[in-house]
RNA sequence: AUUUAAUAUUGGCAAAACUAUUGAAAAAUAGUGACGCAAAGCUAUGAAGUCUAAAGUAUGAAACUACUAUGAUAGUUCAGCUGCAAAU
Numbered sequence: 001a002u003u004u005a006a007u008a009u010u011g012g013c014a015a016a017a018c019u020a021u022u023g024a025a026a027a028a029u030a031g032u033g034a035c036g037c038a039a040a041g042c043u044a045u046g047a048a049g050u051c052u053a054a055a056g057u058a059u060g061a062a063a064c065u066a067c068u069a070u071g072a073u074a075g076u077u078c079a080g081c082u083g084c085a086a087a088u
Base pairs, nucleotide, nucleotide: 001088002087012037013036017032018031019030020029021028022027035075041081042080043079046078047077048076049073050072051071056067057066058065
């Protein structure tokens, strides 16, 4: 420096669920807990997808309904940056 088929070591992260808090919600944070993950480390001001709809717009007598991200998701995909180990 590279990174594929396998093997090994030190370890790492933490799904769902429950509790508390924040939030309009999606969801997030903390604790407990492990479904799994070789980047399940970081980036939402790289691009797309998905989720939510407070405010706004439309309709309506009203209730509702529809659209919409400035909100969320990095454990959805691609991308960018960084990192451990073995072998060559």